A computed fold for a 349-nucleotide part of an RNA from an uncultured bacterium, annotated as small-subunit ribosomal RNA, central domain. Model confidence (mean pLDDT): 83 of 100. It matches the Rfam family "Bacterial small subunit ribosomal RNA". Gene Ontology terms of the family: structural constituent of ribosome and ribosome.

Context: one part of a larger RNA
RNA sequence: CUGGGUUUAAAGGGUGCGUAGGCGGCAUUAUAAGUCAGGAGUGAAAUUCCACAGCUUAACUGUAGGGACUGCUUUUGAUACUGUAGUGCUAGAACCGAGAUGAGGUAGGCGGAAUGUGACAUGUAGCGGUGAAAUGCAUAGAUAUGUCAUAGAACACCAAUUGCGAAGGCAGCUUACUAGACUUAGGUUGACGCUGAGGCACGAAAGCGUGGGGAGCAAACAGGAUUAGAUACCCUGGUAGUCCACGCCCUAAACGAUGCUAACUCGACGUUUGGGAUUAAUUUUUGAGCGUCCAAGCGAAAGCGAUAAGUUAGCCACCCUGGGGAGUACGUUCGCAAGAAUGAAACUC
Numbered sequence: 001c002u003g004g005g006u007u008u009a010a011a012g013g014g015u016g017c018g019u020a021g022g023c024g025g026c027a028u029u030a031u032a033a034g035u036c037a038g039g040a041g042u043g044a045a046a047u048u049c050c051a052c053a054g055c056u057u058a059a060c061u062g063u064a065g066g067g068a069c070u071g072c073u074u075u076u077g078a079u080a081c082u083g084u085a086g087u088g089c090u091a092g093a094a095c096c097g098a099g100a101u102g103a104g105g106u107a108g109g110c111g112g113a114a115u116g117u118g119a120c121a122u123g124u125a126g127c128g129g130u131g132a133a134a135u136g137c138a139u140a141g142a143u144a145u146g147u148c149a150u151a152g153a154a155c156a157c158c159a160a161u162u163g164c165g166a167a168g169g170c171a172g173c174u175u176a177c178u179a180g181a182c183u184u185a186g187g188u189u190g191a192c193g194c195u196g197a198g199g200c201a202c203g204a205a206a207g208c209g210u211g212g213g214g215a216g217c218a219a220a221c222a223g224g225a226u227u228a229g230a231u232a233c234c235c236u237g238g239u240a241g242u243c244c245a246c247g248c249c250c251u252a253a254a255c256g257a258u259g260c261u262a263a264c265u266c267g268a269c270g271u272u273u274g275g276g277a278u279u280a281a282u283u284u285u286u287g288a289g290c291g292u293c294c295a296a297g298c299g300a301a302a303g304c305g306a307u308a309a310g311u312u313a314g315c316c317a318c319c320c321u322g323g324g325g326a327g328u329a330c331g332u333u334c335g336c337a338a339g340a341a342u343g344a345a346a347c348u349c
Base pairs, nucleotide, nucleotide: 003320004319005318006317007302008301012316014202015201016200017199021195022194023193025089026088027087028086029085030084031083033082034081035078036077037076038075039074040073041072042071049066050065051063052062053061054060092192093189094188095187096186097184098183099182104178105177106176107175108174109173110172111155115151116150117149118148119147120146121145122144126137127136163170164169207248208247209246210245211244212243216242217241221237222236223235224234259315260314261313262312263311264310267293268292269291270290271289272288273287274286275285276284277283297304298303322349323348324347331342332341333340334339
């Protein structure tokens, strides 16, 4: 290379956009590059294969032997398929018009509950915490109750097997700006498409830099318990951090452990959101999602089953080459650092 795989055994890139490349709808004309057929030349000898022969046999050797050398060059044709060039089409794709949906995104404004703190008032001896306690707070008046003020963070109910987003993710209300998917017997373009090595962008949490902010929670840390010990689990405190702006980091069980696109394959039920028809019980039909159960089929099984892990096609990534060593060492690239990416071998079982 061929071949076979990738939900769970090794194996789908975290996600998208997109360059090169690969692949690509229907009809027709030309061409004849690929392709196919015939002819010619060449494809040294030895070797390999077949036949026969010679050394006693064999190895070995020989023959104007045969065949092969799957190739290359040239020429004459064929034109289904692929390519190239031209013309046309509308079923793919995109756009316009109309409709309607949603926690999609960014920025601003506003709101109430709770919590903490402060002030005032009432009021007196406890509060808090636990399995039980203690540390802690409190007669300098706490806890509790009421009123007022203030701060930061998060948005109860609605709430759902819901919805939206490429993924990460997104939830109080409202305004502005903005992106996408969806529906539609209409109109437009006319294959403009699919995938995508490199590349670019985005990318939870934690972490880093500068400047703010800091209520609650809370790594580290301190104390109290528990215990043989207790560098823990429990309790009282508590700093980074969590929040905001800007700039980095680029990793996750980044999971559906399931790459993207397109076509085909028996049904049932629920739900979200559109269109149509009939009706006045609503029923029925047609799209796009989100779920449950199943036929065929698939699968080692669990299970999957129109949202496939079924039947096919195109493209990309990765795996086979065992477990450990090791996602380590070295080198390189990136990073302020932490580290990330790429990524072995000896040795051992």